[in-house]
RNA sequence: GGAGUGAGCCAGACGGUCGCGUCAGCCUUACGGCUGAUGAGGAAAGUCCGAACUCCACAGGACAGGACGCCUCGUAACGCGAGGGCGCUGAAAGGCGACGGAAAGUGCCGCAGAAAACAAACCGCCAGUCUUUAUGGCUGGUAAGGGUGAAAAGGUGGGGUAAGAGCCCACCGCUCCGGGAGGUAACUUCCGGGGGCAUGGUAAACCCCGUCCGGAGCGAGACUAAAUAGGCGGGAAUCCUGAGUAAUUGGGAACGGGCUGGUCCGGUCCGUUUGACCCGCGGGUAAGUCGCUUGAGCUGAAGGGUGACUUUCAGCCCAGAUAAAUGACCGUCCCAGACAGAAUUCGGCUUACAGGCUCACUCCGAUU
RNA sequence: GCGCCGGUAGCUCAGUAGGAUAGAGCAUCAGCCUUCUAAGCUGAGGGCCACAGGUUCAAAUCCUGUCCGGCGUA
Repeated sequence: GGAGUGAGCCAGACGGUCGCGUCAGCCUUACGGCUGAUGAGGAAAGUCCGAACUCCACAGGACAGGACGCCUCGUAACGCGAGGGCGCUGAAAGGCGACGGAAAGUGCCGCAGAAAACAAACCGCCAGUCUUUAUGGCUGGUAAGGGUGAAAAGGUGGGGUAAGAGCCCACCGCUCCGGGAGGUAACUUCCGGGGGCAUGGUAAACCCCGUCCGGAGCGAGACUAAAUAGGCGGGAAUCCUGAGUAAUUGGGAACGGGCUGGUCCGGUCCGUUUGACCCGCGGGUAAGUCGCUUGAGCUGAAGGGUGACUUUCAGCCCAGAUAAAUGACCGUCCCAGACAGAAUUCGGCUUACAGGCUCACUCCGAUU
Repeated sequence: GCGCCGGUAGCUCAGUAGGAUAGAGCAUCAGCCUUCUAAGCUGAGGGCCACAGGUUCAAAUCCUGUCCGGCGUA
C1' cells in the first nucleotide's frame, strides 16, 4: 500500500428571526399575556417474544391447545444474552447451525427402476434341463458387475465357491456393553469385550419424552360530573327452617345466570315470581381528573467475573400530547446530510439505513 | 394504540395431513357459422402461486422474516 474480518461510536455543524407543546415564576376577575427552562430514535418501526402494571379469585385441579429443546451460567423474566461442546464452512482473521428421540408406534418416499424397507432377479454371471445345437427356451442359484434413482441394506484386500455373497478371515468403519483419565456438565480421549452390521430417509408429517404457559389488555382500570327520559321485545330456575301480629328478614340445600377463561370441575357474586337480574333493540351521555412517566432509570469511578452481568459509592432528572407539539425561513462552511418520527412503561429479537470516524485482528505485496 | 384475517391468469375463484406440464368460469385473440353483428361451436395465448430465505430427494402447500390489502375493538 492492497484485499478482508470483528467490535464500537456519530447521524450535518454554527449563528439569527418567527412559530408550536409541556413545566415553573410573575401579571390579569377571566379570556389570556410576558419571562425563563425544556422538547423524538438507534431503530421511536414490525407488534415477533418476555415481563411490570390493572381487572377477573392470592390464578386452583383435569383435559384440550401452544411454545421451546446440546451443556453450564446470566437475568425480574424470556423463545434473549454470555461462555463452552459438537457439526458444517472459509487459505486465515472468522462465519453459520429449529442441535432431544427414526432401536415406542403410525404414515409417506411421486416419476424412473426388476426391486423403495418382513428387500428385490431387467441385463449379466453360474448350474441343470429341452431341442430346432442358436446371439435360443424353461427351471433354479447369485446382490460381485451394468443400468434406474435423492436414496439400492458398510469399505479395501484375501480366502472360499458351480458362480457369488460378512459366507469366512485381516484391517478400517459402525453399533452396544463395561472400565480408566480430564471436565460442574455437554463432551473428549484411552483400554477391554460382545454383534457380521439385524438399525435407509423424513419429526419445519402425526407422534413420544422433558421444561414452561390461566384469560384479557392503558379506550386496561379508578374517581367525579352528566345520563339512565324508569321506552319496547325476549329469558331460566323452589323447597326446608328460624324471628316477627304483619310488611319484612336470617340460615341451609337445590336450581338459573354473570365473572370477556376453549371445555369440565372448583371458587365467587347476583337471582329464584318478581326487579333499574341477564340478553337484544331504541334513546341519552360520550366531558373532566388520575393512570402518565423517578424507572428492573442514566452517567462516572472503584471492586468481582474469561464474559453476559453484578456490588458499592458519587452525581443527574432526560417529551408526556389527546385531534395530537417537536417546525419554517435566512446566512456561513463542508465530504451536501440516509432510514425514519414518541402515545402505559421496560428487557430483547427482527427489519430499514447516505456517509463518516475509532480500535483490534488475518492474508498478500514492497521497503527497512 | 391493541387484537385478528387474507394475497393463485386481466377479473372472480378451485387446488393445503408435500409428488402436475398449477386448473375452472368470464374476459382476450384466431378460425368456423351468418349478407353483417350478437349468440353458438372449435382452438390458442396468458401465472417467477405477493417477495426473500430455509426444511426436504421434491414446496402453491411446511417453517421463518418482510411488503401490501381488509376486518374488529370504549
Predicted 3D model of RNase P RNA and transfer RNA as a complex of 442 nucleotides. Rfam match: Bacterial RNase P class A. It is annotated as a ribozyme. Its mean pLDDT, the model's own confidence on a scale to 100, is 77.